[in-house]
Context: one part of a larger RNA
RNA sequence: UGACGGGGGCCCGCACAAGCGGUGGAGCAUGUGGUUUAAUUCGAAGCAACGCGCAGAACCUUACCAACCCUUGACAUGUCCACUAUCGGCGCCAGAGAUGGUGCUUUCGGUUCGGCCGGGUGGAACACAGGUGCUGCAUGGCUGUCGUCAGCUCGUGUCGUGAGAUGUUGGGUUAAGUCCCGCAACGAGCGCAACCCCUACCGUCAGUUGCCAUCAUUCAGUUGGGCACUCUGGUGGAACCGCCGGUGACAAGCCGGAGGAAGGCGGGGAUGACGUCAAGUCCUCAUGGCCCUUAUGGGUUGGGCUACACACGUGCUACAAUGGCGGUGACAGUGGGACGCGAAGCCGCGAGGUGGAGCAAAUCCCCAAAAGCCGUCUCAGUUCGGAUCGUACUCUGCAACUCGAGUGCGUGAAGUUGGAAUCGCUAGUAAUCGCGGAUCAGCACGCCGCGGUGAAUACGUUCCCGGGCCUUGUACA
Numbered sequence: 001u002g003a004c005g006g007g008g009g010c011c012c013g014c015a016c017a018a019g020c021g022g023u024g025g026a027g028c029a030u031g032u033g034g035u036u037u038a039a040u041u042c043g044a045a046g047c048a049a050c051g052c053g054c055a056g057a058a059c060c061u062u063a064c065c066a067a068c069c070c071u072u073g074a075c076a077u078g079u080c081c082a083c084u085a086u087c088g089g090c091g092c093c094a095g096a097g098a099u100g101g102u103g104c105u106u107u108c109g110g111u112u113c114g115g116c117c118g119g120g121u122g123g124a125a126c127a128c129a130g131g132u133g134c135u136g137c138a139u140g141g142c143u144g145u146c147g148u149c150a151g152c153u154c155g156u157g158u159c160g161u162g163a164g165a166u167g168u169u170g171g172g173u174u175a176a177g178u179c180c181c182g183c184a185a186c187g188a189g190c191g192c193a194a195c196c197c198c199u200a201c202c203g204u205c206a207g208u209u210g211c212c213a214u215c216a217u218u219c220a221g222u223u224g225g226g227c228a229c230u231c232u233g234g235u236g237g238a239a240c241c242g243c244c245g246g247u248g249a250c251a252a253g254c255c256g257g258a259g260g261a262a263g264g265c266g267g268g269g270a271u272g273a274c275g276u277c278a279a280g281u282c283c284u285c286a287u288g289g290c291c292c293u294u295a296u297g298g299g300u301u302g303g304g305c306u307a308c309a310c311a312c313g314u315g316c317u318a319c320a321a322u323g324g325c326g327g328u329g330a331c332a333g334u335g336g337g338a339c340g341c342g343a344a345g346c347c348g349c350g351a352g353g354u355g356g357a358g359c360a361a362a363u364c365c366c367c368a369a370a371a372g373c374c375g376u377c378u379c380a381g382u383u384c385g386g387a388u389c390g391u392a393c394u395c396u397g398c399a400a401c402u403c404g405a406g407u408g409c410g411u412g413a414a415g416u417u418g419g420a421a422u423c424g425c426u427a428g429u430a431a432u433c434g435c436g437g438a439u440c441a442g443c444a445c446g447c448c449g450c451g452g453u454g455a456a457u458a459c460g461u462u463c464c465c466g467g468g469c470c471u472u473g474u475a476c477a
Base pairs, nucleotide, nucleotide: 001477002476003474004473005472007471008470009469010468011467012466013465015461016460019425020424021423022422023421026317027316028315029314030313031312032311033310034308035307042053043052064303065302066301067300068299069298070297073128077127078126079124080123081122082121083120084119088105089104090103091102092101093100094099108118109117110116130292131291133290134289135288139286140285141281142280143279144277146275151190152189153188154187155186156185157166158165159164170181171180172179196269197268198267199266201237202236203235204234205233206232207231210227211226212225215224216223240263243257244256245255246254247253319418323377324376325375326374327373328372335366336365337364340359341358345354346353347352384415389410390409391408392407393406394405395404431453432452433451434450435449436448437447
């Protein structure tokens, strides 16, 4: 100087407390451990691994296993030889296919007319290719985490033999090393804040595909007309403790009030200092070293990653009456659409089929919002719950056996609110309800978004956890 203390002081955070809803019990989904297996590819491991890499494992993906094949190779550059038809398209035979054999068709550009130049195919020998093989403890890059915590440093000066100290401590204050005051310090840098984006209010510009107050018209903003209003998207304004009162040290600030759409950082996002964990990743990519080179490289078919006594994590659905079922039919927002979204009509109990209008979309389509309201059921393993199984189908796709999703009918399991323990959340939040998107042929209870309805509680900081500053002890570095 640090680190540590079941030392002290001060102060924060859904850290506790106060509340609301969960997890832990059940069934299923999903990830992991374990076990099994020819293989169940690999990585991730307290917080910070476990719906994680995977924003889509039937083939492909695929890295794993079995079998069958290739060896200058699926891919790049260079040399030589032969052939040549620019490339390509269509068959036949053998085969699981890769592949091997064989046939048909089309017949390149330039040219000095020389297969000469460019290009292609086959062959030869080598340089080489190739490796999701190893090392994240050789690395770059990227990322997690402490933590959006308020800290981390430097120059000069001063003090100290020195390591170092001071500044950065102190008195107040703040979300903040934020600001004020004081001070052997005076300044400065990286962080904080602000500058950026969204949202809340108003003006202005613009008026179609959007809108409709007035006029006419219609089944319908449908049409004429209009751009007031809504809305859209450009550009501005607006909030600063600015004003008043109190308090404070005449400060920084704090408390109350007015005005205001908004008040003391208005709400949300992006933004992550010096560093820590030899944290994670050599399987995104890049890369040193090592290793393989008729194989640890390459191709194919099939299988596996989907196994199942069991254990754990994360979720979904429930156990019902604030509910189930039937009827009714109102109100969103974000988004997506051409190998696409697909309307009306018709067929089917339904998944769906048919049909094809319109739409590169404020125009057309996806699009139906759901919770809501009315009726019924009357406390039961039920008109709760839907697992499981049987059967008949639908769709995607070369192909749903291993191993897809969906539908109808039948079947109707566990489950009556969950031990010890444990998680999230402070407001348009929790809870609850549906909708959209990425990936994607198909497949979502996951993920990323969107809006609808919309709470309770916070006395307080003794205690648990994490953190900041000062101080103290130390046989630790």
Molecule: small-subunit ribosomal RNA, 3' major domain
Organism: Azospirillum thiophilum